[in-house]
């Protein structure tokens, strides 16, 4: 060079056009002598970045970034 995947909350992931969730972590409360487990409540996100279609984009198109994997090239 060319081509595929991947990127969502602290982590693991889900979500294929219509309010961004889940499981663990975490807060804080209940239970307990105490810890743990177990219930209920909460915070936490520029969906990797621009752009562009669209009433509506995590989602589609376009470009770029970063990691992984294939082919080619060179020697």
């Nucleotide at each position: 060079g060319g081509g595929u995947g991947c990127g969502u909350a602290g982590c693991u992931c889900a979500g294929u056009g219509g309010u961004a969730g889940a499981g663990c972590a975490c807060u804080a409360c209940g239970u307990u002598g105490a810890c743990a487990u177990c219930g209920u409540a909460g915070g936490g996100g520029u969906c990797g970045g621009a752009a562009g279609u669209u009433c509506a984009a995590c989602u589609c198109u376009u470009c770029u970034c970063g990691c992984a994997c294939c082919c080619a090239c060179c020697a």

Predicted 3D model of a 75-nucleotide RNA (transfer RNA) from an Alphaproteobacteria bacterium.
RNAcentral holds the sequence, with entries from ENA.
The coordinates come from a structure-prediction model, not an experiment, and the mean pLDDT is 82.
Rfam family: tRNA. From the family's description: Transfer RNA (tRNA) molecules are approximately 80 nucleotides in length.